[in-house]
c-di-GMP-I riboswitch aptamer from an uncultured Pseudomonadota bacterium, 88 nucleotides, folded computationally. Its mean pLDDT, the model's own confidence on a scale to 100, is 82. The model forms 95% of the base pairs in the Rfam consensus.
RNA sequence: CUUGGCCGUCGGCAAACGAGGUGAGAACUUCGGUCGCAAAGCUACGGGUCCCAACCGCAUUAAGCGGAAGGACCGCCGGGUUGCACCG
Numbered sequence: 001c002u003u004g005g006c007c008g009u010c011g012g013c014a015a016a017c018g019a020g021g022u023g024a025g026a027a028c029u030u031c032g033g034u035c036g037c038a039a040a041g042c043u044a045c046g047g048g049u050c051c052c053a054a055c056c057g058c059a060u061u062a063a064g065c066g067g068a069a070g071g072a073c074c075g076c077c078g079g080g081u082u083g084c085a086c087c088g
Stems, first nucleotide, its partner, number of pairs: 003088003008084001012037002017032006035075001041081003045078003048073004055067004
């Protein structure tokens, strides 16, 4: 330096849930909390799932349906990328 591990000391992160905040919403964020995670670090590139206020069309009190955009999720999977300890 590279790589494998069914390993993980010391450490790291933090699900559900609760409170505060942002958003139309999916969701995000802060604090608490520890279900779990050897990348549960980062990244929206591929797949997938979710939202869809406003815009257009249909229908039309309304509701609702569809379209084109746009958005969210990396703890859904894969890719890319960075990285600690121990042993081989």
Record summary
Its Rfam family is "c-di-GMP-I riboswitch aptamer". From the family's description: GEMM was predicted in a large-scale screen for bacterial structured RNA regulatory elements.